A computed fold for a 72-nucleotide RNA from a Patescibacteria group bacterium, annotated as transfer RNA.
Its Rfam family is "tRNA". The family's RNA type in Rfam is transfer RNA. Rfam's curators write: Transfer RNA (tRNA) molecules are approximately 80 nucleotides in length.
The same sequence occurs in records of 2 taxa.
The organism belongs to Bacteria candidate phyla, within Bacteria.
The prediction has a mean pLDDT of 84.

RNA sequence: GCCGAGGUAGCUCAAGGGUAGAGCAACGCACUCGUAACGCGUAGGUUGUGGGUUCGAUUCCCACCCUCGGCU
Numbered sequence: 001g002c003c004g005a006g007g008u009a010g011c012u013c014a015a016g017g018g019u020a021g022a023g024c025a026a027c028g029c030a031c032u033c034g035u036a037a038c039g040c041g042u043a044g045g046u047u048g049u050g051g052g053u054u055c056g057a058u059u060c061c062c063a064c065c066c067u068c069g070g071c072u
Stems, first nucleotide, its partner, number of pairs: 001071007010024004018055001026042004048064005
């Protein structure tokens, strides 16, 4: 330099045009003599950055940045 995959909550990952979700973690409540576990609930997101298309973009298109793999 070329090709491919990926970037979404603190972590691991869903959602592939129509209000962005789960598990774990955090916090609160309940339970317990007390702690853990179990149960119920709360909070947490400019979806890597900037443009474009669209009534509407995490999703489609373009450029760039970063990570991983392959080729040279």